[in-house]
RNA sequence: AUGGAGAGUUCGAUCCUGGCUCAGAACGAACGCUGGCGGCGCGUUUUAAGCAUGCAAGUCGAGCGGCAGCAGCAAUGCGAGAGCGGCGGACGGGUGAGUAACACGUGGGUAAUCUGCCCUCCGGUCGGGAAUAGCCUGUGGAAACACAGGAUAAUACCGGAUGCGAUGGUCCCCGCACAAGCGGGGGUCAGGAAAGGAGCCAAGGCUCCGCCGGAGGAUGAGCCCGCGUCCCAUUAGCUUGAUGGUGAGGUAAAGGCCCACCAUGGCGAUGAUGGGUAGCCGGCCUGAGAGGGUGAACGGUCACAUUGGAACUGAGACACGGUCCAGACUCCUACGGGAGGCAGCAGCUAAGAAUCUUCCACAAUGGACGAAAGUCUGAUGGAGCGACGCCGCGUGGGCGAUGAAGGCCGUGAGGUUGUAAAGCCCUUUUCUUGAGGGGGAAUAACGCAGGCAGGGAAUGGCCUGCGGAUGACGUGAAUCAAGGAAUAAGCCCCGGCUAACUACGUGCCAGCAGCCGCGGUAACACGUAGGGGGCGAGCGUUGUUCGGAAUCAUUGGGCGUAAAGGGCGCGCAGGCGGCCGUGUAAGUCUGGUGUAAAAUGGUUGUGCUCAACACAAUCAUGCGCUGGAAACUGCGGGGCUUGAGUCAACGAGGGGAUGCCGGAAUUCCAGGUGUAGGGGUGAAAUCUGUAGAUAUCUGGAAGAACACCAGUGGCGAAGGCAGGCAUCUGGCGACUGACUGACGCUGAGGCGCGAAGGUGCGGGGAGCAAACAGGUUUAGAUACCCUGGUAGUCCGCACAGUAAACGAUGUGCACCAGGUGGCGGGCAGCAGUGCUCGGUACCGAAGCAAACGCAUUAAGUGCACCGCCUGGGGAGUAUGCCCGCAAGGGUGAAACUCAAAGGAAUUGACGGGGGCCCGCACAAGCGGUGGAGCAUGUGGUUUAAUUCGACGAUACGCGAGAAACCUUACCAGGGCUUGACAUACACCGGGAUGCGGCGGAAACGUCGCAGCUGCUUGCAGCCGGUGUACAGGUGCUGCAUGGCUGUCGUCAGCUCGUGCUGUGAAGUGUUGGGUUAAGUCCCGCAACGAGCGCAACCCCUGCCUUCUGUUACCAUCAUUCAGUUGGGGACUCAGAAGGAACUGCCGGUGACAAACCGGAGGAAGGUGGGGACGACGUCAAGUCAUCAUGGCCCUUACGUCCUGGGCCACACACGUGCUACAAUGGCCGGUACAGAGUGCUGCGAAUCCGGAAGGAGGAGCGAAUCACAAAAAGCCGGUCUCAGUACGGACUGGAGUCUGCAACCCGACUCCACGAAGUUGGAAUCGCUAGUAAUCCCGUAUCAGCAUGACGGGGUGAAUACGUUCCCGGGCCUUGUACACACCGCCCGUCACACCAUCCGAGUUGGGGGUACCCGAAGUCGCUAGUCUGACCGCAAGGGGGACGGUGCCGAAGGUACGCCUGGUGAGGGGGGUGAAGUCGUAACAAGGCAGCCGUACCGGAAGGUGCGGCUGGAUCACCUCCUU
Repeated sequence: AUGGAGAGUUCGAUCCUGGCUCAGAACGAACGCUGGCGGCGCGUUUUAAGCAUGCAAGUCGAGCGGCAGCAGCAAUGCGAGAGCGGCGGACGGGUGAGUAACACGUGGGUAAUCUGCCCUCCGGUCGGGAAUAGCCUGUGGAAACACAGGAUAAUACCGGAUGCGAUGGUCCCCGCACAAGCGGGGGUCAGGAAAGGAGCCAAGGCUCCGCCGGAGGAUGAGCCCGCGUCCCAUUAGCUUGAUGGUGAGGUAAAGGCCCACCAUGGCGAUGAUGGGUAGCCGGCCUGAGAGGGUGAACGGUCACAUUGGAACUGAGACACGGUCCAGACUCCUACGGGAGGCAGCAGCUAAGAAUCUUCCACAAUGGACGAAAGUCUGAUGGAGCGACGCCGCGUGGGCGAUGAAGGCCGUGAGGUUGUAAAGCCCUUUUCUUGAGGGGGAAUAACGCAGGCAGGGAAUGGCCUGCGGAUGACGUGAAUCAAGGAAUAAGCCCCGGCUAACUACGUGCCAGCAGCCGCGGUAACACGUAGGGGGCGAGCGUUGUUCGGAAUCAUUGGGCGUAAAGGGCGCGCAGGCGGCCGUGUAAGUCUGGUGUAAAAUGGUUGUGCUCAACACAAUCAUGCGCUGGAAACUGCGGGGCUUGAGUCAACGAGGGGAUGCCGGAAUUCCAGGUGUAGGGGUGAAAUCUGUAGAUAUCUGGAAGAACACCAGUGGCGAAGGCAGGCAUCUGGCGACUGACUGACGCUGAGGCGCGAAGGUGCGGGGAGCAAACAGGUUUAGAUACCCUGGUAGUCCGCACAGUAAACGAUGUGCACCAGGUGGCGGGCAGCAGUGCUCGGUACCGAAGCAAACGCAUUAAGUGCACCGCCUGGGGAGUAUGCCCGCAAGGGUGAAACUCAAAGGAAUUGACGGGGGCCCGCACAAGCGGUGGAGCAUGUGGUUUAAUUCGACGAUACGCGAGAAACCUUACCAGGGCUUGACAUACACCGGGAUGCGGCGGAAACGUCGCAGCUGCUUGCAGCCGGUGUACAGGUGCUGCAUGGCUGUCGUCAGCUCGUGCUGUGAAGUGUUGGGUUAAGUCCCGCAACGAGCGCAACCCCUGCCUUCUGUUACCAUCAUUCAGUUGGGGACUCAGAAGGAACUGCCGGUGACAAACCGGAGGAAGGUGGGGACGACGUCAAGUCAUCAUGGCCCUUACGUCCUGGGCCACACACGUGCUACAAUGGCCGGUACAGAGUGCUGCGAAUCCGGAAGGAGGAGCGAAUCACAAAAAGCCGGUCUCAGUACGGACUGGAGUCUGCAACCCGACUCCACGAAGUUGGAAUCGCUAGUAAUCCCGUAUCAGCAUGACGGGGUGAAUACGUUCCCGGGCCUUGUACACACCGCCCGUCACACCAUCCGAGUUGGGGGUACCCGAAGUCGCUAGUCUGACCGCAAGGGGGACGGUGCCGAAGGUACGCCUGGUGAGGGGGGUGAAGUCGUAACAAGGCAGCCGUACCGGAAGGUGCGGCUGGAUCACCUCCUU
């Protein structure tokens, strides 16, 4: 010393900036749901709106005259109401309208004042007089009330006497103070007092309460001053009683407070004046504090009392429950007049989200009056209503597991609700009923006792003790008894922030939401349920304040790029200011002291059972007075030279101004030469030229600008400044010496300068060039390009005053490592060179920074001063004001709207950015497609159905490797319902199975016949039936999934661990130099390693070897028609195992590497050829119809069986193919040579039949043996002769064959006949780089049958690749980015529609205050002698005084005029904002396809375009210069 927490949200991710939002506390609250008790508090925050009714201020008979009534026989006693009189009604109570002010707070002053009642003291209280109310009589009036006459009292009123004081005049003295002055003493003059009442009495008086004069106190009040006290400068000037003086008036009192006169002042940027808002404070809420907000209740103070004005009375008022006047309103009225004022307590109406009883009592506290008893008191004390707040208590406690039932969930095991319940035992706060009754009450009167002062006594006075009435609350509290768990739990939340999760329903609907955001079929976010969390007689919501927010930053922020440095300078005020003495004490520090009301607050205690609450003690930052200190600041004075400046000599410079001069170029004019073009562009055209251009030569004219030098070079404050010379002139720099002596820095306002464009007037005008015109481009082209061209650009004078006026970096001073290069000086040195100063540029340390970066030229470290910022949009807009000729500039908002807008950097992606490199990507070639006919798939259309899926590449001869039935999922019709299929159980039957009849299209239905097995005799197997669980679904969701697949792509990439770098995202590794098909390898390197990919390992093929030789082979031998047979093991071949190729060798290149090039050898050479193999991932790619599977859906049907139909439709469109268009061909005849396969419900030979398909036939073969099987193109020979043909074969007719239950819909094939389109295919487009393309046949799967498709096989067998500019795709590096669902991105403006707020607006209608004038109530003051008049004077007349009346000044409301401020409304107009899918374009982001942006001017539907000047916050390429290593 007791005190400080953060989170969500901008992004793909990151850091920062920055706003929005949340968690906390609080409340005079309200609303929703709920509600047991008690204590203590609080309760119209809204219209200072209006109010019915009752009450809230009276009292005194001991001031006075008197009296209704009551008691009494009377005397007499009690005594209401009214009146005179006294005191009080100025307190208490209410409210917050007004007020920005000495109103309040605080501290002072009053020598400029008053103060009733109260206290102390001094001195008095004598003697007279005249009225008046009540009352009586009368009059007027509806009433309120008024008038006249008569009588009367006082503590009411009026003279007189006295005058200790006091007051005033005058004279004198003393003290204090010093601005007028104040206090004290003395003399003298003047004028000024009073009231009585009660008790007692020894009748003399005494006592008490009053009264008068005076002094003092206390209390209260008035006035004055210092300081403090909200917002707007889009309020900048205000003021005529204004500022002061003199005099008079006025007040209790100073004062222009008021008046007359005089002077001309006073206030203001330290914010006057004006406008808006508001009572102020103690305090209250919040906060760590500093602060911020607030001014309910309680307390102090001010102001107000229906609105405005005014005075009277009084000690005190300009008076809430008094008076007068005026206004509005309400009420009464006999219409003539009257009455009223809840912002007192209760209550009512209206308003509003909203705020109580028309209660009890004076018992207590306090107040008024009274001698007192007492009366009055809506102050107050209490009760009532309201969970409005704070605090406390309770709704039970213990035991209780088969963890009951029910609910919810469930992977069906269980879990959970949950010891929770039930049940048993116990308690009784609370509750009900009853009993009980403390304290709040102290004492007054009075009684008794004692004492004191004075006195002659009595009544009395004072003090103490004892006794002594009185309770609204209150049916109260404490306490006791009885009864009995009995009477008592809700609200909000559960996606993150934020504590608490599942199910169902819903399906971008309904809804939620404080922010972010949820909901489009599995929602922890909506609704419900279960469960859980939080708080609890409350819980949530809304509103408001502070906090968090360091988000206005004094404590405690910023300004290069996020919002923010003024375009630049000069400079008044202001702020700040060098060194050494000295004085002072304003600031500063410190001691003492006064004050800081109480309450509140802190601390410590105490009292209510605790607490809230209450009480006590103590503490608390301000201001005043006073003593002290002197470091620092200030102030006064003295000195100094280092800050600043002056002089002398020197230096560099596109600094400024004026005048003169120069050459090159351009255009024009004149002339010469000369001929057909020129010019211009991507290409063109407009244009120009045979009337002679362009080109070229000569001469002339004009205007503007000054090549080279020239440079991150120079100068200037900035803007800016460039040919040469001259004149005038500003600034700068170091060196040396002398001088001044802080003369300095900054600088709100102010003043000046200020590119380009623009404006005015006058000149000038060559070139260029907004606007404009034409040409071109284009979908359009108000543009880019071209041809022209006017303002303008130039000069003079004047205005304007803005720019990306930028280093996006204010000025000055100081300090803090260095290195390098330019520019200009000084010093030293012979010189190379060194040192130093100023300015300038680059790199870089520390440090700073969000990062980028800055870094002695700071964006580092400090000081001084100025300017500026506070989320984005609205908007630099509107409005007001100022400036301007105008254009416009300066200053500069709000409503509304959004949850962001931003900065830097990161990773990607992208670019009509760059570099490097690949690929049948282009190019070079060959052949196709697109045209025809047909086949097939798809779309579309059609249909009862034409089942479904696949849709750019990556769907479309795809799933389907075989739709006549079946398949089959579709349609129509006919059937079945434990089912066509599986498992299990129970029961019944006995059969299973086979055959047949009938109906039927079949399924199915029905009838009949034949007819079980094993064995432990009843069971098992099997079947049928019934029943229950269940089956079944090609129904939905591929966007709930697994698996599988396509594609990028066989592209060379994709990652990790550790380390290192960075705040971080991330980077490094993986980049770089080479190389490769390759992240292939080598080298280098803060990286070192590793994984998935590449390659290799596997298969086929090419060469060789070995082995084995049958069904294969046949050289030699024999044999035959024939490898037929014998034989052979050589060859071919088969199929098994090996070998072989590794850049291994040579040469060259390269870095001595990796590797590349060439060569040798070799069957093969640099991966030999081909295949299988597909990284991290992408496309919510494809598939729920292969299969599997979550969820949903159907269950006599969305399941299942059957028959028939459909999937084959056909105006069309597209994809993929086949066949062709012919002679490199067709046809006919002849004749060769394969490989790989397949075959037993199979392949099927020979032979025979048929013209053929095919039939008959059946050998052989489960296959190196037999069969399919012929290979075809080819080759040989013939024919056709360019023709829609002897090409082509569609279509159609007829006749057949085969398969099959069945070829009508809807098969294939054969023969005869028919012979269509088509003569090489537009735009466009596909494949292929070698045994490839092209071309020719063969086989297989599927399959009863059906192939132009698919998958394989072999035969014949090319052309071309210069090359990487371009198209497409891809890889690596780099760059820009406003993209990140990532360029199929983002995004701008007009127009159209809807809604919202706003501006202007002919006006219109309110409010406010102002000025001038008119009218002028009440009333004070003044004047006045018209009327009346008791006291006093006077014998009287009369006077004095008073009242009324009249009148003057002022004067409220009202009226008129004018202008000002402000609100509502307003035809119409303007822009702005917002709004899933509107229109037009494409401006910006990439070089955004014309780099963008700023200022300005003109133009255009719109974004915008163009001109001039500026900026880099421009990409890219080249060059130059410079820096670093």
RNAcentral holds the sequence, with entries from MGnify. The RNA shown here (small-subunit ribosomal RNA) has 1525 nucleotides and comes from a bovine gut metagenome. Its Rfam family is "Bacterial small subunit ribosomal RNA". Its mean pLDDT, the model's own confidence on a scale to 100, is 85.